[in-house]
Molecule: transfer RNA
Organism: Candidatus Uhrbacteria bacterium
RNA sequence: GCCCGGGUGGUGUAACUGGCAGCCACGUUCGACUUAAGAUCGAAUGCCGUAAGGCGUGCGGGUUCGAGUCCCGCCCCGGGCA
Numbered sequence: 001g002c003c004c005g006g007g008u009g010g011u012g013u014a015a016c017u018g019g020c021a022g023c024c025a026c027g028u029u030c031g032a033c034u035u036a037a038g039a040u041c042g043a044a045u046g047c048c049g050u051a052a053g054g055c056g057u058g059c060g061g062g063u064u065c066g067a068g069u070c071c072c073g074c075c076c077c078g079g080g081c082a
Base pairs, nucleotide, nucleotide: 001081002080003079004078005077006076007075010026011025012024019065027045028044029043030042031041032040046055047054048053058074059073060072061071062070
């Protein structure tokens, strides 16, 4: 340099044919239980904001009524070829 795969909450991952982003698990916080803790059970858990509301899928653009998903450029990670 060329080719292929990937980048989504704190972590690992899901999201079908483009249609409410965040499923499931872990972690964390609060509560129940316990003398206490562990285990177990229940609830909450992206960011900003007092709220209304706004923003958010590596970064920048494009297509579309609508993009994590499609297209273009770039960055990063893994693999292959030279």